The RNA shown here (Lysine riboswitch aptamer) has 178 nucleotides and comes from Mesobacillus campisalis. The source organism's lineage runs through Bacteria, Bacillati, Bacillota, Bacilli and Mesobacillus.
RNA sequence: AGUGAAGAUAGAGGUGCAGGCCUCAAGAGUAAAAGCCCGGAGAAUGAUGAGAUUCCGGGAAGGGCUUUGAAAGGGAUGUCUGCCGAAGUGGGGAAAGGCUCAUAGCUUUUCUCGCUGGUUCUGUACUGAAGAAGUGCAGGACUGUCAAGAUCUUGUGUCUUGGAGGGCUAUCUCACUG
Numbered sequence: 001a002g003u004g005a006a007g008a009u010a011g012a013g014g015u016g017c018a019g020g021c022c023u024c025a026a027g028a029g030u031a032a033a034a035g036c037c038c039g040g041a042g043a044a045u046g047a048u049g050a051g052a053u054u055c056c057g058g059g060a061a062g063g064g065c066u067u068u069g070a071a072a073g074g075g076a077u078g079u080c081u082g083c084c085g086a087a088g089u090g091g092g093g094a095a096a097g098g099c100u101c102a103u104a105g106c107u108u109u110u111c112u113c114g115c116u117g118g119u120u121c122u123g124u125a126c127u128g129a130a131g132a133a134g135u136g137c138a139g140g141a142c143u144g145u146c147a148a149g150a151u152c153u154u155g156u157g158u159c160u161u162g163g164a165g166g167g168c169u170a171u172c173u174c175a176c177u178g
Base pairs, nucleotide, nucleotide: 001177002176003175004174006173007172008171009170010169011168014084016083017082018081019080020079021078023076024075032068033067034066035065036064037063038062042055043054044053045052047103048102049101050100051099087116088115089114090113091112092111093110094109095108096107097106117143118142119141120140121139122138123137124136125135126134127133145163146162147161148160149159150158151157152155
């Protein structure tokens, strides 16, 4: 100096990712509570079925009027923190949760396998109070990176195609060659 690919460290992509906090909008004049009237036997415990418990003719469910009147998840600005598989998501397994059991489902934690470089838009399905937002699938645009090719004013520029983050860039360690 080069090659190799193993490791370590530090970085880059930008409306970058995630979390916390304050405020605000929406949720909503909704749920719920109290009173009165109608009603007249059921109702509640996440869904269905069964059981168990509780309330109820001293009036259940439901409806109307009046008064009082929330919250959660999600969202926006700002700020703080941690970061660049940041993080998200699909399948499978385990544990816990809501009275018990069964079935499915939901929430949280964790293990494992797979997918996604990032942002954004459109369509569609689901979740959701929702025209917000999120997620899955499909398609498009922009952008970063590497490879190949083309091109010229030769800057590492412009264009085309393709790949994936286990990637890319830089430095160091290790091994080998000169």